[in-house]
Molecule: transfer RNA
Organism: Emericellopsis atlantica
RNA sequence: GGGGUCGUGGCGCAGCGGUUAGCGCGUGGGAUUGCAGAUCCUAAGGUCACUGGUUCAAAUCCGGUCGAUCCCU
Numbered sequence: 001g002g003g004g005u006c007g008u009g010g011c012g013c014a015g016c017g018g019u020u021a022g023c024g025c026g027u028g029g030g031a032u033u034g035c036a037g038a039u040c041c042u043a044a045g046g047u048c049a050c051u052g053g054u055u056c057a058a059a060u061c062c063g064g065u066c067g068a069u070c071c072c073u
Base pairs, nucleotide, nucleotide: 001072002071003070004069005068006067007066010025011024012023013022018056027043028042029041030040031039049065050064051063052062053061
């Protein structure tokens, strides 16, 4: 330099162009327990990497940029 894959709560990941972006772990509160752990209930936490475009409507499609990773040179 060229190409592939990926970027979504603190972490790991889902998410057919259309209802409120969900799941697990973690965190706060509560129940239970002599205390803890385990279990159960509940809550908070997301400008979907950035930017422009297509569309009635974009996390999703297209262009560009940035970053991570792999392959080739």